[in-house]
RNA sequence: UGGGCUGGCCGGGCGACCGCGACGGGGGCAAUCCCGUCGAGGAAGGUCCGGGCUCCACAGGGCAAGGUGGUGGGCAACACCCACCCGGGGUGACCCGCGGGACAGUGCCACAGAAAACAGACCGCCGCUCUCCGGAGCGGUAAGGGUGAAACGGUGGUGCAAGAGACCACCAGCGUGACGGGUGACCGUCGCGGCUCGGUAAACCCCACCUGGAGCAAGACCAGACAGCGAGCGUUCGAGGGCGGCCCGCCCGAGCUCGCGGGUAGGUCGCACGAGGGCGUCGGCAACGGCGCCCCUAGAUGGAUGGUCGCCAACCGUGCCGUCGCGAGGCGGUACGGCGAACAGAACCCGGCCUAUGAGCCAGCCCAUCCG
RNA sequence: GCCUCGCUGGCGCAGCGGUAGCGCACUCGAACCUAAAUCGAGGGGUCGUCAGUUCGAAUCUGACGCGAGGCAC
Numbered sequence: 001u002g003g004g005c006u007g008g009c010c011g012g013g014c015g016a017c018c019g020c021g022a023c024g025g026g027g028g029c030a031a032u033c034c035c036g037u038c039g040a041g042g043a044a045g046g047u048c049c050g051g052g053c054u055c056c057a058c059a060g061g062g063c064a065a066g067g068u069g070g071u072g073g074g075c076a077a078c079a080c081c082c083a084c085c086c087g088g089g090g091u092g093a094c095c096c097g098c099g100g101g102a103c104a105g106u107g108c109c110a111c112a113g114a115a116a117a118c119a120g121a122c123c124g125c126c127g128c129u130c131u132c133c134g135g136a137g138c139g140g141u142a143a144g145g146g147u148g149a150a151a152c153g154g155u156g157g158u159g160c161a162a163g164a165g166a167c168c169a170c171c172a173g174c175g176u177g178a179c180g181g182g183u184g185a186c187c188g189u190c191g192c193g194g195c196u197c198g199g200u201a202a203a204c205c206c207c208a209c210c211u212g213g214a215g216c217a218a219g220a221c222c223a224g225a226c227a228g229c230g231a232g233c234g235u236u237c238g239a240g241g242g243c244g245g246c247c248c249g250c251c252c253g254a255g256c257u258c259g260c261g262g263g264u265a266g267g268u269c270g271c272a273c274g275a276g277g278g279c280g281u282c283g284g285c286a287a288c289g290g291c292g293c294c295c296c297u298a299g300a301u302g303g304a305u306g307g308u309c310g311c312c313a314a315c316c317g318u319g320c321c322g323u324c325g326c327g328a329g330g331c332g333g334u335a336c337g338g339c340g341a342a343c344a345g346a347a348c349c350c351g352g353c354c355u356a357u358g359a360g361c362c363a364g365c366c367c368a369u370c371c372g
Numbered sequence: 373g374c375c376u377c378g379c380u381g382g383c384g385c386a387g388c389g390g391u392a393g394c395g396c397a398c399u400c401g402a403a404c405c406u407a408a409a410u411c412g413a414g415g416g417g418u419c420g421u422c423a424g425u426u427c428g429a430a431u432c433u434g435a436c437g438c439g440a441g442g443c444a445c
Base pairs, nucleotide, nucleotide: 001368002367003366004365005364006363007362008361009360010358012312013311014310015309016308017307018306020039021038022037023036024035025034026033027032041343045354046353048352049351050350051349052348053215054214055213056212060248061247062246063245065211066210067209068208069207070084071083072082073081074080085099086097087096088095089094100206101205105204106203107200108199109198122145123144124141125140126139127138128137129136130135153171154170155169156168157167158166172196173195174193175192176191177190178189179188180187181186219269220268221267222266228260229259230258231257232256233255240252241251242250263445264444276295277294278293279292280291281290282289283288315338316337317336318335319334320333321332322331323330324329373443374442375441376440377439378438379437382396383395384394385393390427398414399413400412401411402410420436421435422434423433424432
């Protein structure tokens, strides 16, 4: 210098004019006007998880259903975060993993191939018998060929009629024993067993752990309008509801269901101080936690933060000048030109995840090249 | 705001992890004087998109996109 990896930051500033919402004050009979203060985000988004909160028995037992899935820790909790382990990828910084179990059982593995999971044998090889000399039959074998995504360890030797973990050495895997390290997942060393056992659980399933249901259109209060009719079931022999998968159990219980028809679709609270934010310090590898001080920061309900103009910061390219360096080159200033931006917008509130996003900026690290 | 679903030829729909079909429509031909109906043949698919699991994905899983439906007294 070029390319890359990881972590973090910003999401423009000032002025003028026009405009919007909430609150407070003032004027006006009123419609409304004036002044002051405050007024979106890193994702407010998707609604994918987890909570708070509210109601339903303050939430009960069993089955079912759903979720999570290496280990240890963090957190109110999580499918999130941190650290480590194992496996995979990359030259590397580093990244990725829905990462329990396939010797509890069941299912599936198309086509091809002899054979797809438990052993068997199409071509081949070997032996015996027969022969019309082309081969046929019986038996042994699994080294070689061929098929496939996948074919029952690999290499070399011994052995044999031919062969084969049949036997031996080494290697790989699995199981198992001892010792050592670690809280643990797991790792290391030494030995033993020919044990060689396919894959799939984002197929059913098994194991461990977790989950009661609904959601601010929850829920509470106020105001206001209307019109009932018909059928069925039921009133302690209990309809129906809480209970929105089923059963039990508990509680309420005189109405409930269906069809036709009628009315309202307003206001207030919930609702802005919260697992809140900033700074410092201590503990911890870290996530995070303890303590101290400071701060208060939107609440709309057809849904408010915007628009135009000018100047500037920041950035990029080119030229010139200065300066540092032996050099490759760096840094600063100045002139001209470009750019001066994206995604998007609260709606009960938090913690996450995921997705969208721009001109960029900062720090650390890796690789290649150039110069000394 | 919350909840529940669906994306397969032009349209409406099927589709047990193993080469994607059916009806209508479209094209060509036969028959008819001609057209329709009828008969015969044919074309047309990134299975919404991108990843992952698997030997293999329309199908299973995740994220995203698009489109429907429901809710108060």
Predicted 3D model of RNase P RNA and transfer RNA as a complex of 445 nucleotides. The coordinates come from a structure-prediction model, not an experiment, and the mean pLDDT is 79. Rfam match: Bacterial RNase P class A. The family's RNA type in Rfam is ribozyme. About the family: Ribonuclease P (RNase P) is a ubiquitous endoribonuclease, found in archaea, bacteria and eukarya as well as chloroplasts and mitochondria.